[in-house]
RNA sequence: AGAGUUUGAUCCUGGCUCAGAAUGAACGCUGGCGGCGUGCCUAACACAUGCAAGUCGAACGAGAAAUCUUCUGCUUGCAGAAGAGAGUAAAGUGGCGGACGGGUGAGUAACGCGUAGGUAAUCUACCUUUGAGACGGGGAUAACAUUGCGAAAGCGAUGCUAAUACCCGAUGACAUUUUCGAGACUGCGGUUUUGGAGAUUAAAGGCGGCCUCUAUAAAUAAGCCGCUGUUUGGAGAUGAGCCUGCGUACCAUUAGCUAGUUGGUAGGGUAAGAGCCCACCAAGGCAACGAUGGUUAGCUGGUCUGAGAGGAUGAUCAGCCACACUGGAACUGGAACACGGUCCAGACUCCUACGGGAGGCAGCAGUGAGGAAUUUUGCGCAAUGGGGGAAACCCUGACGCAGCAACGCCGCGUGAGUGAAGAAGGCCUUCGGGUCGUAAAGCUCUGUCAAGUGGGAAGAAAGUGAUGUGAGGUAAUAUAUUAUAUCAUUGACGGUACCUCGAGAGGAAGCACCGGCUAACUCCGUGCCAGCAGCCGCGGUAAUACAGAGGGUGCAAGCGUUAUUCGGAAUUAUUGGGCGUAAAGGGCGCGUAGGCGGCCGUUUAAGUCAGAUGUGAAAGCCCGGGGCUCAACCCCGGAAGUGCAUUUGAAACUGGACGGCUUGAGUAUGGGAGAGGGAAGUGGAAUUCCUGGUGUAGCGGUGAAAUGCGUAGAUAUCAGGAGGAACACCGGUGGCGAAGGCGACUUCCUGGACCAAUACUGACGCUAAGGCGCGAAGGCGUGGGUAGCAAACAGGAUUAGAUACCCUGGUAGUCCACGCAGUAAACGGUGAUCACUAGGUGUGGUGGGUAUUGACCCCCGCCGUGCCGGAGCUAACGUGUUAAGUGAUCCGCCUGGGGAGUACGGCCGCAAGGUUAAAACUCAAAGGAAUUGACGGGGGCCCGCACAAGCGGUGGAGCAUGUGGUUUAAUUCGACGCAACGCGAAGAACCUUACCUGGGCUUGACAUCCCGGAAAUGCUUAUGAAAGUAGGCAGUGCCCUUCGGGGAAUCCGGUGACAGGUGCUGCAUGGCUGUCGUCAGCUCGUGUCGUGAGAUGUUGGGUUAAGUCCCGCAACGAGCGCAACCCCUGUCUUCAGUUACCAGCAAUUCGGUUGGGGACUCUGGAGAUACUGCCCCGGUCAACGGGGAGGAAGGUGGGGAUGACGUCAAGUCCUCAUGGCCUUUAUGCUCAGGGCUACACACGUGCUACAAUGGGCUGUACAAAGGGCAGCGAUCCUGCGAAGGUGAGCCAAUCCCAUAAAGCAGCCCUCAGUUCGGAUUGGAGUCUGCAACUCGACUCCAUGAAGUUGGAACCGCUAGUAAUCGCGGAUCGGCAUGCCGCGGUGAAUACGUUCCCGGGCCUUGUACACACCGCCCGUCACACCAUGAGAGUUGGUUGUACCAGAAGUUGUUGGGCUAACCCGCAAGGGAGGCAGGCACCUAAGGUAUGGCUGAUGAUUGGGGUGAAGUCGAAACAAGGUA
Repeated sequence: AGAGUUUGAUCCUGGCUCAGAAUGAACGCUGGCGGCGUGCCUAACACAUGCAAGUCGAACGAGAAAUCUUCUGCUUGCAGAAGAGAGUAAAGUGGCGGACGGGUGAGUAACGCGUAGGUAAUCUACCUUUGAGACGGGGAUAACAUUGCGAAAGCGAUGCUAAUACCCGAUGACAUUUUCGAGACUGCGGUUUUGGAGAUUAAAGGCGGCCUCUAUAAAUAAGCCGCUGUUUGGAGAUGAGCCUGCGUACCAUUAGCUAGUUGGUAGGGUAAGAGCCCACCAAGGCAACGAUGGUUAGCUGGUCUGAGAGGAUGAUCAGCCACACUGGAACUGGAACACGGUCCAGACUCCUACGGGAGGCAGCAGUGAGGAAUUUUGCGCAAUGGGGGAAACCCUGACGCAGCAACGCCGCGUGAGUGAAGAAGGCCUUCGGGUCGUAAAGCUCUGUCAAGUGGGAAGAAAGUGAUGUGAGGUAAUAUAUUAUAUCAUUGACGGUACCUCGAGAGGAAGCACCGGCUAACUCCGUGCCAGCAGCCGCGGUAAUACAGAGGGUGCAAGCGUUAUUCGGAAUUAUUGGGCGUAAAGGGCGCGUAGGCGGCCGUUUAAGUCAGAUGUGAAAGCCCGGGGCUCAACCCCGGAAGUGCAUUUGAAACUGGACGGCUUGAGUAUGGGAGAGGGAAGUGGAAUUCCUGGUGUAGCGGUGAAAUGCGUAGAUAUCAGGAGGAACACCGGUGGCGAAGGCGACUUCCUGGACCAAUACUGACGCUAAGGCGCGAAGGCGUGGGUAGCAAACAGGAUUAGAUACCCUGGUAGUCCACGCAGUAAACGGUGAUCACUAGGUGUGGUGGGUAUUGACCCCCGCCGUGCCGGAGCUAACGUGUUAAGUGAUCCGCCUGGGGAGUACGGCCGCAAGGUUAAAACUCAAAGGAAUUGACGGGGGCCCGCACAAGCGGUGGAGCAUGUGGUUUAAUUCGACGCAACGCGAAGAACCUUACCUGGGCUUGACAUCCCGGAAAUGCUUAUGAAAGUAGGCAGUGCCCUUCGGGGAAUCCGGUGACAGGUGCUGCAUGGCUGUCGUCAGCUCGUGUCGUGAGAUGUUGGGUUAAGUCCCGCAACGAGCGCAACCCCUGUCUUCAGUUACCAGCAAUUCGGUUGGGGACUCUGGAGAUACUGCCCCGGUCAACGGGGAGGAAGGUGGGGAUGACGUCAAGUCCUCAUGGCCUUUAUGCUCAGGGCUACACACGUGCUACAAUGGGCUGUACAAAGGGCAGCGAUCCUGCGAAGGUGAGCCAAUCCCAUAAAGCAGCCCUCAGUUCGGAUUGGAGUCUGCAACUCGACUCCAUGAAGUUGGAACCGCUAGUAAUCGCGGAUCGGCAUGCCGCGGUGAAUACGUUCCCGGGCCUUGUACACACCGCCCGUCACACCAUGAGAGUUGGUUGUACCAGAAGUUGUUGGGCUAACCCGCAAGGGAGGCAGGCACCUAAGGUAUGGCUGAUGAUUGGGGUGAAGUCGAAACAAGGUA
């Protein structure tokens, strides 16, 4: 620090996800040790048991027992007494402490907390310091004793007694208070100092010691000394109360709240200010800078994260607050409205004798429950701290320790060195090897930790006691105090830390991951199954993604997962984002609050800046140092703490005050421009209607029609009239307006802008939340109006349908008036204002200059309005002085897509609806711009037997053949639009053959190796359908030799490695092939342009069959294709002439037959020729095109071979090769028979026909190219014929196949199902072959079917072509109408490129990229999910009104009761007090009625999601009606 994911690819926007750190964690697997920390986040749920707050005898009275000792009695184990226990235990009065410490976070959005202040508005026990005191009296009461009630808890009565308990009196101030003066300060409220007078108010003793005084005269105390306690003041310290500024969560779908409410006066109350409380008076107070209400929450130091700013959090530690079963209340006290106190109410639990009682773990342990989840009913007060005490000491679940838990952090170990035969074994393998791997073993060492042995700390110092010395004090050598020295005493942890010794590698490694992100790869299994997954995504038979294994990577006593937080996320943007098209500018204006604001000067000092002071607790973070062996951890010091407050200064800037200025803004004057607005009036053209005339059969409408109108006279045409609406031309990216919007003319009223020149005011300005107003079309209300147009509606068409598009009609509406509504793609998709930043060129308004007689023209300003364009900006497109550039101010708005601009609620509206505006749930995208393709019922250019023009066919018939289907035991398999279907198959009777039935074989029909035997081989018997099985007979070779034997080949038998497979996968493959397409294309290097994908080149202008060539050009070159080079053919030359040829010569059996010839044809070698070379014209002086000459041939002469990059997962595993899988007495091999030849049917390809351009018969002419040895076969003979017999010649320019046929000549047929046509069938034969039954071909005789030119539709062909005619060959024993070739005869037509199909180039649109056979929308049906409404039902919470009202405070009363004080001799009375009563307030409770909120509800609404449902076809191309 980034990465993955939208696309075919790119850039951007934007979300989702990951890598990091962290945790009071939990879960899974695993687990050696130690140190330091941490440990109910859930039910503030309920709690058994024990402990957690007591202490003081030096405040007080009283005071046991067990047990022991002694004694007595004596029944020898009992009783009694005394002493010790012991002034102890336990209880009580009293004092101090139980308000600290400890727990929890329910409540609380608050002066609760934080921070800074105030208290002149206050209190403070214990502590320190400093004054002054402490005198004289009194009456009770608990304990206790006796006794009553009660189950108990407990309560009562009578009697006794003490105090540092209580009470009275005295004294008394510098205390409190009243009043009269004076001074100082002041925040004018007061505060403070001082003087005088008045009033009020105190107390307690205890302990130790001594004898100087005094008294008894011994030793004590009334005395003295000391300590301690006590009373009352001052001061301090500490702690607390109260008040204030600032800060402190979310919701405005909470906008108004408030009657003690806000203030005043008097009073009460408190330690203290105050509506804190009360009476009266006034009517205030709070709130958009967010009151009130709702939801959530203890706050902070800090903690986690982050570069920081921030965000999240508030466990442990520390500060504050709140709470203590729930609610209320007070008492005591310095302090509480009190966790382990009291009272009351409620719920719950327990005890009960049913009458009543008891309780409160959110203290420490522990239990149950809840939960994913959180420990021991431990030890000790040794340390630290706290309470009490004079102290010893006691108490202390605070605390110190231990235990449990890998919960966290830190440290250590599980060994080290050497060791290659690279062991065994595992895994992989291309079978060679590789890897685990120096890893192990082996050898040499070490000794941490654990286990064992022995030793063994620090934490302890104080206090106390004893002894000694000094000081101090005293009457004192006393006690006490104080300082110091020595000794004694105290450890839970714990025999722990640590050290030592011996032994021995011994006891100690797992977890996750390995497709990318992200470090790490192979095999096997599985087969869209099982499963994985954080995101993208894996899995449908070769899975690095599932599961296992081997190997590897990472971390390590842990590792992963889950959850949560921050980060990455600049994804809420202060630092640090945006709004033309991605989400996002309000429809427009006016204007309030608010925010911001021109120039100069003076002043102030709020902001701002600087200094100082205080504070910002400690801990933590950071730095330095130190201590545990290190570290974690701990200790010490420092820094920091960006803050707040006070104070001193500065005065530039902002703000305030004052004064001035004119440039911002405005006003006045003069002009002209304008569909600016409102009202009234006027006008002509057109449509329609009415009346009349002329006139006759149609009109109208459409793609074509029909509905409709018209003989009752339409349309057309002329004249006249009526009415409504809109204003042609001018008219213009012209004008005006804030926007919506505004268009005939005239008049009236009226707003704004602009220009020119001066004068005036003097910042008066900009923006604008709320608010107010305007606001197209459509809509609503009331009343008018209605010519045309026209939702709805009707009819006619179209269509599968057509609730549409088209047509004929037609009502609301459109128009006017007055209201409502308030939305639009209200768009420049661009808020308003100001300033600055290159130009060019139009246009509107106006002014100036120059020139002119004048008008134009030209030049220069200002204000509008357009186009082009530079820099800059932008993701790009684009924008560009009218900014989307550069700055400033203010407002509005955005934060992934869908759900949804929806629901609920509020506001507005007559309604329709508008406005404000969510969530659950769901997806990993949605989107912008641009690129390359593909596509378009987009455009342009061009080509092709593509159409057109022609000729001939197919489709109809019969047959042949292939395919589908069906059938079958099997009808083997493959090929399926073009590009499967006379295709693989250039030839299925057996074989082929892969299929079926049956018979057999199992190392096999075939290959290699090993062992044994035998030459090979030939003949033959039985059986069988054959294969085979079981025998018999004959027979011995070749090479080497050391003569033993060995080798090669062949056959037989055996063993196992293996063979075999036309079994599967062409979607694992190679090779080969088809197709687009013989179409003209496909690319690369360098350069350039672009952020990039990419572009350029290859586009453009011409031209070509061609990316063929020329020209131009940020391109220049190159490659694969095109063309040419190759073959055949066409012309010529030359060479060579046998088997070919024969002009001339000779012979001839008249046949180039023979001699001969080398001329010709021909054969087959080598050459030549054609190149737009020549001429004319056109064209850019080009490429090239048109015409012509010459030439056998002319513009690639004709034909062939030749097939770019690629596409179709095209075809082929059954040609061959091959991975993987499957099979192995079978899916292999072999044999016989059958099948591939079936047959209601459908299709393709062909043959033959339907006839007279023909058929039949007779005669007659002319080819080319091929083939031929167990082959072609002449001749002759036989047969009607197929053919048979014979067998010459020929390994072929020699012989044979082999008569070419159409043609030509003649005759017959005369338009018929025929003398056409030949299917089918019967009979008879021939040939091949082992064998023609299933199932061959041919021949002859007989038979003589359909068919009379073929619907829709479709196919081929542009010249030696189509058509037509025959010939040959491959395969082959036999079997072509197929296939491949050959020649003969030999046409017609092409105007042309509008259309159909296919293709090429350019361009355009796109929501397509599996690429239009694409994408995609909505209803319906089904399943699931969340949600709204809903008669209601049921909870929670809260308001209002009322009822009732415990305990308790206060007030009042107090007739009952009453020790202290007063009066009184007493009785009694008084003062005071108590019980009780009453009143106010008030918790729980109740009644009634509202608000808010949750759950649930028949039914219902839409929404979302879901491989293969239905109906249509709305969008994307002009998407077929933009």
The RNA shown here (small-subunit ribosomal RNA) has 1522 nucleotides and comes from a metagenome. It matches the Rfam family "Bacterial small subunit ribosomal RNA". Model confidence (mean pLDDT): 83 of 100.